A computed fold for a 92-nucleotide RNA from an uncultured Hyphomonadaceae bacterium, annotated as Glycine riboswitch aptamer.

[in-house]
RNA sequence: AAACUUCCUCGGGGAGAGAGCAGGGCUAGACCCUGACGCCGAAGACGCAACCGCCCCGGAAACGCUCAGGCAGAACGGACCGGAGGAAGCUC
Numbered sequence: 001a002a003a004c005u006u007c008c009u010c011g012g013g014g015a016g017a018g019a020g021c022a023g024g025g026c027u028a029g030a031c032c033c034u035g036a037c038g039c040c041g042a043a044g045a046c047g048c049a050a051c052c053g054c055c056c057c058g059g060a061a062a063c064g065c066u067c068a069g070g071c072a073g074a075a076c077g078g079a080c081c082g083g084a085g086g087a088a089g090c091u092c
Base pairs, nucleotide, nucleotide: 004089005088006087007086008085009084010083012081013080018037021035022034023033024032025031026029038071039070040069044067046064047063051059052058
């Protein structure tokens, strides 16, 4: 010092599924609370393990599940993808 990896910050993109039902409240709202169901899969959790790696230990999905979360639009959130900057690691 370039590339790469991880993390952080800023900014851009970013899906799915009951404006459902019953009961209750008053501020009478596209509102709030409770209950029983239905549904979604992209925060997080948990499970399987193709694969990676190893003496052992280990890492590991957008798959599975639905505990949590969510189910008009907007907002918020949002895995993941791209951009800019920074830090560390690694290699030379």
Annotation:
It was read from a public genome assembly, where an Rfam model found it. The prediction has a mean pLDDT of 76. The model forms 89% of the base pairs in the Rfam consensus.